The prediction has a mean pLDDT of 83. Large-subunit ribosomal RNA, domain VI from a Pseudomonadota bacterium, 301 nucleotides, folded computationally. Rfam family: Bacterial large subunit ribosomal RNA. Rfam links the family to the GO terms ribosome and structural constituent of ribosome. The RNAcentral record of the full RNA draws on ENA. NCBI's taxonomy places the organism under Bacteria, Pseudomonadati, Pseudomonadota.

[in-house]
Context: one part of a larger RNA
RNA sequence: CGUGGUUGCUUGAGGGGACUCUUUUUUAGUACGAGAGGACCGAAAAGAACAAACCUCUGGUGUAUCAGCUGUUCCGCCAGGAGCACUGCUGAGUAGCUAAGUUUGGACGAGAUAACCGCUGAAAGCAUCUAAGCGGGAAACUCACCCCAAGAUAAGGCAACGUCAGUGUGUGGCACCUGGAUUUUGAAAAAAAUCGAAAUCCGAGUGUCACGCAUUGGCAGGUUUCCUAGAAGAUUACUAGGUUGAUAGGUUUCAGGUGUAAGCCCAGCAAUGGGUUGAGCCAAGAAAUACUAAUAAAUCG
Repeated sequence: CGUGGUUGCUUGAGGGGACUCUUUUUUAGUACGAGAGGACCGAAAAGAACAAACCUCUGGUGUAUCAGCUGUUCCGCCAGGAGCACUGCUGAGUAGCUAAGUUUGGACGAGAUAACCGCUGAAAGCAUCUAAGCGGGAAACUCACCCCAAGAUAAGGCAACGUCAGUGUGUGGCACCUGGAUUUUGAAAAAAAUCGAAAUCCGAGUGUCACGCAUUGGCAGGUUUCCUAGAAGAUUACUAGGUUGAUAGGUUUCAGGUGUAAGCCCAGCAAUGGGUUGAGCCAAGAAAUACUAAUAAAUCG
């Protein structure tokens, strides 16, 4: 940009992925075979490599967590700390990510076939799977399984979602006005013409009402900008939210990590040990909670 209102859900033309193999047990030491040996068919189990997803377990990482330790500088000294020394070194380790970890997968089946095996069967009184006709038959093919998919320009399908005002246009009703045609009739009677009246039909115009279509504008619903974020991510996109709110931060509680803080007290000459104490501290985790920030506004339509 197209498809052509908006939102949500879909179909599947087409495309991609996958398709693997081994061993053991059983059938059965059966069929077969003099013996040696040793099956088809069928059933069950275990695995290898490969692939996908995930982090409950086992681990790895975890320079934003905790503890221990050394040197040095500083906080006036002690005590307690901070900086630097590869993250200073060492021991552990949450979330996330991850494999060596966990789970799952290849299937079953259908169709048409290849080589090949057949039935019936002539040409050619025989024979022949083939010439007419009819079967069987493979990890390959088409489906089936998983994923993408309407730019599939043949652009698909389903569901839900509007009203007000103006303008233009069309149709219909009503009212007014006006033109034409036909019929009847009047102007003493008949014919023609003219004039007039009534009825029916057709047409033009104006006004008003209803409905349809198109279009313009406002609002509603919606999109986007913007903002809070994310197991989404280079940017974009996607997803969750934006006060009618748990989106992030904070706070509280919990899980989990480290491993018994500081201070004080007690014992000991002291190093140190014990008590308060499974204490203190704690990142990315869970739940709850509007305390803080998602304000205000604009764009498209």